Predicted 3D model of a 1643-nucleotide RNA (small-subunit ribosomal RNA) from uncultured Syntrophobacter sp.
It matches the Rfam family "Bacterial small subunit ribosomal RNA". Gene Ontology terms of the family: structural constituent of ribosome and ribosome.
The coordinates come from a structure-prediction model, not an experiment, and the mean pLDDT is 80.
[in-house]
């Protein structure tokens, strides 16, 4: 947001927030800071990651030195004195001056040559200058301050000393160092050069090669520390693994610190190295030699460590501590060195560190896992361990653990933390730190202080790889990096400069830890892509109602600014130890001094990186995208599509006008990212502790007895488990949080503090809870008594009915049903009367009476029993509620054994009904109902309400028992208790309803729910003799299923009322023939719409062309027709040709209208011609308007206020009465009002008044006898204003009222008849083809002309009409009476022809006047026909005509003659009508040249029948009821068939993993154990030998793979079966939903 028409609740599902090791789409400036294999603990090339120490050790090598010997080569060298010399010069260069010289000549610059001069300022840093604070003492004087009225007090600073102290700690000069800068370079150099001069010494030098020594360097090996840390990863693991607080009087701890002690003196070996072999390798074997801080004895040993006894102390049971004796045991290594000293080495203490063990408590899921367990549990004895133990063994006992969840199965590394939340809790365990686990898998153990050891090691196994095939190498879950998995996750980088680590005296070395740098928008966080101005609102895009809007100051333009990016130039901090130079002090020594150590100064070290950051240069230039706009939810329009194509979180959109799909153009979020997807938390009080619920929405166990548990009355004392409270401790850090600091800020880092709800240990307090302990009675029980009652359970009685037998009486039927049949009877039935048998149920009483848990329970009597009740006292002394498991009862149906069986009555039979009836109705009938005993254990087992307790208005029945009162008498009045029922206040509840018998208001336990379908099922388990109960899931699917309660509708509910609704009656359709319309069908079209009533003589009130929209050909394309514009010309007409005609080509005459300036303009029509445009009966009535048709001239629809409901909504409008009516009237939380009824309007009945010509004629005159004419307007009559009729007036009835009913008067009476008038609304009703339109579509045709045909077809069907079937009629004669309209291209008189239609003719008439038309017909009077297919009917056809019309072939009326069809009153079935009406007769109009009009709309004539009624059909109003309907019964809806698809169980199997038990084999290893093997140290022993001991072997215990059989538990696939679920308009029925058409449902 989403179930409904609405509504409220209930419930589900969905969305909006965060968050992330993510991935993915689409984009894509920088920069800082973090993070980056979540999958296959898969496989791994390379390369690197744990080494180092030569100051332990023999040795190899490498370079240098010095000796010495040796070859070869050269000739100078050294050493005292004396003097003498420069201490710079020279040269370059710069500044300044001075002539000069060539350019040039105003200026100016260039050269050389000369004179003097040539070291300043800034800045940064260091060190010193140099001082500090607290605190201890502490006097004056001063100085301040404050104070007092004042002397005067206080207080602060200012001295010295001494202690302490993490850090930080003012400015200048001088003075070093660097830097920028600067004008100074360059030469030269000291116990020294340089020259020179005496004197002395006699070899010297140089090279090469060898040997010794020394020095330095490097290092295969031996040895020492270190490889147990640091990095990796979560496979395993529900564990004392982790967490968190405790313990070890049960323990170890290499390097490290303090304090002390010691290091004497010997042994024997063996790598390396050479020899000499095996092997392709890996590697290996003998055989000699050699050191050591390697190894081994011995000395000495405080101390330690065992024993033995003591004392003292303390504790926790085994003990511990301290202290002294005695006896036993067991150490070392030595290197450097200038010899001072350093590093080291040996037993021990004690510290720190770091570890081991053990305990409390806490740490997922599921009971569809309920029992597990033999080393199990404990004891004692031993093995082993640093160490306590079943941790191991062997003996002994037999015991442990579970419902507070054992075992056993699934998942999974735990924590601090993270994320999300208001918390409380949910979720999570990347990165960072703690902890534990593995290191291809499985096992072992070896050194080690420490390991069962990632980069050691043996075997076993899989795998990769090398091989000469004999063998033999390997382990990236370190850092890069590959491949392979997937949706996904980086470089085979640079450096030890820093931090840390292992080595070493130190340099140092090493170091994929780590510091950096790569690459990723993967997170976070900052910045930027410009700022101002600028209106002609450009251009364009787009929309539009064409006016204009909108992108939009946007944009261009002007004016700035300069981040980031670019370029240039400058450029930091991370650096300080150490060690080394040189300087000061100390210690040690006799002593300098190398060393030690304190300190001070230099001078040198940076991977990133020329990075960070600073200046200056250019230039708005290089830097915006992505999702979304139907509602949730910010954002709207066009266009293409057209249930297509798509979209979609949820509702849903989309089927021709889509703000939802797709594009645009606009808008809206957000922004270097958007935006999907996954996953997590929140919304969701949707697991409800905080905080839910169960009478009908899910959900009270069918009832009960009780275990364990939970909870429990009043008093009072004691304890402190729980409870408050306080204080230690402890809760790592790093996160959070708070408050300061650093990076220009953030984000990040970083001091400080706070929190860390918890553990733990202690003091303490004593209300409540708990324990104990003492009491109480009010809770609960007991005793005594009294009645009630279908309370159980045995037994025996009894009547009435039913059937059945027997016997009488008697006859034809009985029996059933809606009707019938099946059935029974004439072999006597039914009926009636008497005898009898059997079986079940017990009328009346009888009652929302009664009793029981509950289920039930109902004739009488005994018996035997349980409860509950009322009334009294007395007694126990919380003895209670509840109640998970268990345990009992438990209605029908149902099983089982056995009886019995009358009636009923599943199944089965038949009759019947029916479309069908495996049913409902009948007729029979068998389990079965009954008894006796077992068994099932369910039910709508319902009050759909678990059980106990207390409290919270009342009124009223009724059942049982008491008390009281009324002077006696209580069935009666009034009262208590306990039980059953109605009403009903508060208060509850969605509502409905529940209210002392709670669904109120509290407490206590127990059981149940957590969307619907799947599913009251599957599988398992347990029960059961089956049926079958109990317990009890999943997938997949759907956005909903539900409760209550409004409005309607609708019902084969119910009431009340109407209508030609039946009903009564009259005429007709439906049969025929024919007209017209329609369906079909046919056609080249038969142009289209109308489709129950409400389409079918309807659009069409006029198809032969035309109409006309169809079809067929023919012809035109600014167009048949509007507007504008341009040229012509009046146009129209007339003629000719050719055509079927439109049209085409010719041709011949005229010259319109106004205005003029006389050139010309301008208009109307006409012809061209361009190109906006015309045109369309082309579609969409489901895009509209307007019209109309229906429900219906039916009484109804509705508002506004106010009430009432949480609300939809109610009320008013319902009730009683009454009408024609929602018309009136009463009542009434309702009081008014609308828009309908009605009236107002027209027609017409009756009067009255006004008028009288074309109407009339009473009187009057005339007449040709016609109101013709004169007169008349009285009558009719016109046609125009009035009255008149209101239930107004009497009875009566009735609510004193509406109103009815009768009645007078009237012309008319209760609405006088009739018209018009049609509420709110319903049917997407009808109609784009009257007209209008909005949008699509045709544009040389879907348009427009024109001929011809078609719409007029014709095997059918059907709807409306006509004429008939005749005698109430046909015919023929003759006689009477209307009305409404209509007439000018017209009505057409007289007269005249014709059988007639009609034809001549034309009089009057635009109408009260003429004309159709004397206007009528039916009707009256005569006449005739004689019941026939006729003298009824008139259709067809065939001829002759007549009239319209350019034309009557398709395809018009009409006449006349002939002709003379069906048809003798109409089947199911259906129509209209209630009086001037039906019926029946004729006239007359529109339309229209004619007319297919018998159609349709009016008009008069003649003129009935019947209505008892409201059961029934139909349709309709009101009220009520149910409902699962709301597209509203034409609704809605089951279930099987069939077809597709999914998922799922079962399944003859078959394949896999995982346990388990039982054997069998046993590798490597420890451990044991043996011999006849082998062997330096050490003992004996002169030797040989031998002794300990040690290796190897060999056995044996346990052992991992691995093997076989047995069983278990979970997958995978599986012929086949099995139901469920989805799914378009299939089949077949109709089950439920209304009394759903048998009321429904549960077992």
């Nucleotide at each position: 947001g989403u179930u409904u028409g609405a509504u409220c609740c209930u419930g589900g599902c969905u969305c909006a927030g965060g968050a992330c090791g993510a991935a993915c789409g689409c984009u894509g400036g920088c920069g800082g800071c973090g993070u980056g294999c979540c999958u296959a603990a898969c496989a791994c090339a390379u390369g690197c990651a744990a080494g180092u120490c030569g100051a332990g050790c023999g040795g190899u090598u490498u370079g240098g030195a010095a000796u010495u010997u040796g070859g070869c080569a050269u000739u100078g060298a050294g050493u005292a004195u004396u003097c003498a010399g420069a201490a710079a010069a020279a040269c370059c260069c710069g500044u300044c001056g001075g002539a000069c010289c060539a350019c040039a000549a105003a200026a100016g610059a260039g050269g050389g040559c000369u004179g003097a001069c040539g070291g300043a300022a800034u800045c940064a840093g260091g060190a010193a200058g140099a001082c500090a604070g607290c605190g201890u003492u502490a006097a004056a004087c001063a100085a301040g301050c404050g104070u007092u009225u004042g002397a005067g007090c206080g207080c602060u600073u200012c001295a010295c000393a001494c202690g302490u102290u993490a850090a930080a700690a003012a400015a200048a000069a001088a003075c070093c160092u660097g830097a920028u800068g600067c004008a100074g370079g360059c030469a030269a150099a000291g116990a020294g050069c340089u020259g020179a001069a005496u004197a002395u010494u006699g070899a010297a030098u140089g090279u090469c090669a060898a040997a010794u020594u020394c020095c330095a360097g490097a290092u295969a090996g031996c040895g020492g520390c270190g490889g147990a840390c640091g990095g990796g990863u979560g496979a395993g693991u529900a564990a004392c693994g982790c967490g968190u607080g405790g313990g070890c009087a049960a323990c170890c701890u290499g390097c490290c610190u303090g304090a002390a002690a010691c290091u004497g003196g010997g042994g024997g070996a063996u790598a390396a190295c050479a020899c000499a072999g095996g092997g392709a390798a890996a590697c290996u074997u003998g055989u000699g030699c050699u050191a050591a801080u390697a190894c081994c004895g011995c000395a000495u040993g405080a101390a330690a460590u065992c024993a033995u006894g003591a004392a003292g102390g303390g504790a926790c049971a085994u003990c511990c501590c301290u202290u002294a004796a005695u006896g036993a045991u067991c150490a070392a290594a030595g290197g450097a060195g200038c010899a001072a000293u350093c590093c080291g080495g040996u037993g021990a203490c004690a510290g720190a560190u770091g570890g081991g063990c053990c305990c409390g408590c806490g740490u997922c899921c599921g009971a569809u896992u309920a029992g597990c367990u033999a080393g199990u549990u404990g004891g004692a004895g031993g093995u082993g361990u640093a160490a306590c133990g079943g941790c191991c063994u062997a003996c002994c006992a037999a015991g442990g653990c579970g419902a507070c969840g054992a075992c056993g199965g699934g998942u999974a590394g735990c924590u601090g933390g993270u994320c999300u939340g208001a918390g409380a809790g949910g979720a999570u365990g990347a990165u960072c730190a703690g902890c534990c686990a593995c290191a291809c898998u499985g096992g072992c153990a070896c050194u080690g202080g420490a390991a069962c050891a990632c980069g050691g090691g043996c075997c076993a196994g899989a795998c990769u790889c090398c091989u000469a095939c004999g063998g033999g190498a390997g382990g990236c879950a370190g850092c890069a990096g590959u491949g392979a998995g997937g949706a996904a996750u980086u470089u085979u980088g640079c450096g030890c400069a820093a931090u840390g680590g292992c080595c070493g005296c130190a340099a140092g070395g090493c170091u994929g830890a780590c510091g950096c740098a790569g690459c990723a928008a993967c997170g976070c966080c900052g910045c930027g892509u410009g700022g101002g101005u600028g209106a002609a609102g450009a251009a364009g895009g787009c929309c539009u109602u064409c006016g204009g809007g909108u992108c939009g100051u946007a944009a261009a333009g002007c004016c700035c600014u300069g981040u980031c990016a670019g370029g240039u130039g400058g450029g930091a901090a991370g650096a300080a130890c150490g060690a080394c130079a040189c300087g000061g002090g100390g210690a040690g020594g006799a002593a300098u001094a190398u060393g030690c150590u304190c300190u001070g100064u230099g001078a040198g070290u940076g991977a990133c990186g020329g990075u960070a950051c600073c200046a200056c240069c250019a230039g708005a230039g290089g830097a915006a995208g992505c999702a979304c706009c139907g509602g949730c939810u910010a954002a709207c329009u066009c266009c293409g599509u057209g249930c297509c194509a798509g979209c979609a979180g949820c509702c849903g959109c989309g089927g021709u006008a889509a703000u939802a799909c797709g594009g645009a153009g606009g808008g809206u979020g957000c922004g270097a990212g958007c935006g999907u997807u996954a996953u997590u938390c929140g919304g969701a009080a949707u697991u409800a502790c905080u905080g839910g619920g169960c009478g009908u929405a899910a959900a009270g166990c069918g009832c009960g007895u009780g275990u364990a548990g939970g909870c429990g009355g009043c008093c009072a004392a004691c304890c402190a488990a729980g409870u408050c409270u306080g204080a230690u401790g402890u809760g790592a850090a790093a996160g959070c949080c708070c408050u300061g600091g650093g990076c220009u800020u953030a984000a990040c880092c970083u001091g400080g503090g706070a929190a860390g709800u918890g553990c733990a240990u202690u003091g303490g307090a004593a209300a409540c809870u708990g324990g104990c302990u003492g009491g109480c009675u009010u809770g609960a029980g007991u005793a005594c008594u009294g009645g009630a009652g279908a309370g159980g359970a045995a037994g025996g009685g009894g009547g009435a009915a039913u059937u059945c037998c027997c016997g009488g009486u008697g006859u034809a039927g009985a029996g059933g049903u809606g009707a019938a049949a099946u059935u029974c009877g004439u072999a006597g039935a039914g009926a009636u009367c008497g005898g009898g048998a059997g079986g079940a149920a017990u009328a009346c009483c009888a009652g929302u009476g009664g009793c029981g848990a509950a289920g039930g329970c109902g004739c009488c009597c005994u018996u035997c029993u349980g409860g509950a009740c009322g009334g009294u006292u007395a007694c126990u002394g919380a003895c209670g509620c509840u109640g998970a498991g268990a345990c009992g009862c438990g209605a029908a149906a149902g099983c089982g054994u056995g009886g019995g069986g009358a009636g009923c009555a599943a199944a089965c039979a038949g009759g019947a009904u029916u479309a069908g009836a495996u049913a409902c109705c009948c007729u029979g009938g068998u389990a079965g109902u009954c008894c006796a005993c077992g068994c099932u254990g369910u039910a709508a087992a319902c009050g759909a309400u678990g059980a106990g307790c207390a409290c919270u208005a009342g009124g009223u029945g009724u059942a049982g028992c008491g008390g009281g009162u009324a002077c006696u008498c209580a069935u009666u009045c009034c009262u208590g208790c306990u039980g059953u029922g109605c009403c009903g206040u508060a208060g509850c509840u969605a509502a409905c309803g529940c209210g002392u018998u709670a669904a109120g208001u509290g407490c206590u336990c127990c059981g149940c729910c957590u969307g619907g379908g799947g599913a009251u099922u599957a599988c398992g388990g347990u029960c059961g003799c089956a049926a079958g109960a109990c317990u009890a899931a999943a997938a997949c699917u759907c956005a909903a299923a539900g409760g209550a309660a409004u409005u309607g509708a609708c019902g084969g509910g119910g009431g009340c009322c109407c209508g030609c609704a039946c009903a009564a009656g009259c005429g007709g359709u439906g049969g025929a023939g024919u007209a017209u319309g329609u369906g079909g069908u046919u056609u080249a079209a038969u142009u289209c719409g109308a489709c129950g009533c409400a389409a079918c003589g309807c659009g069409a009130a006029g198809a032969a062309c035309c109409u006309u929209a169809c079809c067929u050909g023919g012809g035109c394309u600014u167009g048949a027709c509007a507007u504008c514009c341009c040229c012509g010309g009046a146009c129209u007409g007339c003629u000719c040709u050719g055509g079927a005609a439109a049209c085409a080509g010719g041709g011949a005459g005229u010259u319109c209208c106004c205005c003029u300036u006389c050139g010309g303009g301008g208009g109307a029509c006409c012809g061209g011609g361009a190109g906006a445009c015309a045109g369309g009966u082309g579609c969409u009535g489901c895009a509209u308007g307007g019209c109309u048709g229906u429900c219906g001239u039916c009484a109804g629809c509705u508002c506004g206020u106010g009430u009432c409901g949480u609300g939809a909504g109610a009320u008013g409008u319902u009730g009683g009465g009454u009408u024609a009516a929602g018309u009136c009237c009463c009542g009434c939380a309702a009081c008014g009002a609308g828009c309908g009824c009605a009236a107002c309007c027209c027609c017409u009945g009756c009067c009255u008044u006004u008028a009288g010509u074309u109407g009339c004629c009473a009187u009057c005159a005339u007449u040709u006898c016609g109101g013709g004419u004169g007169g008349g307007c009285a009558c009719u009559c016109u046609a125009a204003a009035g009255g008149g009729a209101c239930u107004g007036c009497c009875g009566g009835u009735g609510u004193g009222a509406a109103a009815c009913c009768g009645g007078a008067g009237g012309a008319a009476g209760g609405u006088g008849g009739g018209g018009a008038u049609g509420a709110c609304g319903u049917c997407a009703a009808g109609u784009c083809a009257u007209c209008a339109u909005g949008g699509c579509c045709c544009u040389u045709a879907u348009g427009u002309c024109c001929a011809g045909g078609g719409c007029g077809a014709c095997a059918c069907a059907c709807g409306u009409g006509c004429u008939a079937c005749a005698a109430u009629g046909g015919c023929c004669g003759g006689c009477a009476c209307a009305a409404c309209g209509g007439g000018a291209a017209g009505c057409g008189a007289a007269g005249g022809g014709g059988c007639g239609a009609c034809c001549c003719g034309g009089a009057g008439c635009g109408g009260a006047u003429c004309c159709a038309a004397u206007c009528a017909a039916a009707g009256c009077c005569g006449g005739u026909c004689c019941c026939a297919g006729u003298u009824c009917g008139g259709a067809u056809u065939g001829g002759a005509g007549u009239c319209u019309g350019c034309a009557a072939c398709c395809c018009g009326a009409c006449u006349c003659c002939a002709u003379g069809a069906a048809g003798c009153u109409g089947g199911a079935a259906u129509c209209g009508c209630u009086a001037g009406u039906a019926a029946u007769c004729g006239c007359g109009g529109a339309u229209c040249a004619g007319c297919c009009a018998a159609g349709c709309c009016g008009c008069g004539g003649u003129g009935a029948a019947u209505a008892c009624g409201u059961u029934c059909c139909c349709g309709g109003g009101c009220c009520u009821u149910g409902u699962a309907c709301a597209c509203a019964c034409c609704g809605c809806c089951c279930g099987u068939c069939a077809c597709a698809c999914c998922a799922c169980c079962c399944g003859a199997g078959u394949u896999g993993g995982g346990g388990g038990c039982a054997c069998c084999c046993g590798a490597a290893g420890c451990c044991g154990g043996a011999g006849g093997c082998u062997u330096a140290a050490c003992c004996c022993g002169u030797a040989a030998g031998g002794g300990g001991a040690a290796g190897a072997u060999c056995c044996g215990u346990c052992g991992a793979a691995g093997g076989u059989g047995c069983g278990u538990c979970u997958g995978g696939u599986a012929a086949g079966g099995g139901g469920g679920g989805u799914g378009a308009a299939g089949u077949c029925g109709u089950a439920a939903c209304a009394a759903g058409g048998u009321a429904g449902c549960c077992g």